c-di-GMP-I riboswitch aptamer from a Syntrophomonadaceae bacterium, 90 nucleotides, folded computationally. Taxonomically the source falls in Syntrophomonadaceae (Bacteria, Bacillati, Bacillota, Clostridia).
RNA sequence: GACCGACAAAGGCAAACCUGUCGAAAGGCAGGGACGCAAAGUCAAGGGUCUAAAGCUCCCCUGAUGAGCUACGACAGCCUGACCGCCGAA
Numbered sequence: 001g002a003c004c005g006a007c008a009a010a011g012g013c014a015a016a017c018c019u020g021u022c023g024a025a026a027g028g029c030a031g032g033g034a035c036g037c038a039a040a041g042u043c044a045a046g047g048g049u050c051u052a053a054a055g056c057u058c059c060c061c062u063g064a065u066g067a068g069c070u071a072c073g074a075c076a077g078c079c080u081g082a083c084c085g086c087c088g089a090a
Stems, first nucleotide, its partner, number of pairs: 004088002012037002017032006035077001041083003045080003048075003055069004
């Protein structure tokens, strides 16, 4: 230094939920709060998942609203990958 990840040490992050806020939504941000996390740090490059405003198609056509497809949207705490990083037992 690398691999690796301890009943080690110093710390770190923060699920669900609640409040406020942005958004059509998924979801994001802030505060509270801890389920957990050795990268639960950063990045949408590949896969996957979520949403469907706009768009298209269909139904309705003496009604008005519904259904389907779809990402240019989202998720890094889904996986792979890339980059950076604390400590140093076996």
It matches the Rfam family "c-di-GMP-I riboswitch aptamer". Rfam's curators write: GEMM was predicted in a large-scale screen for bacterial structured RNA regulatory elements.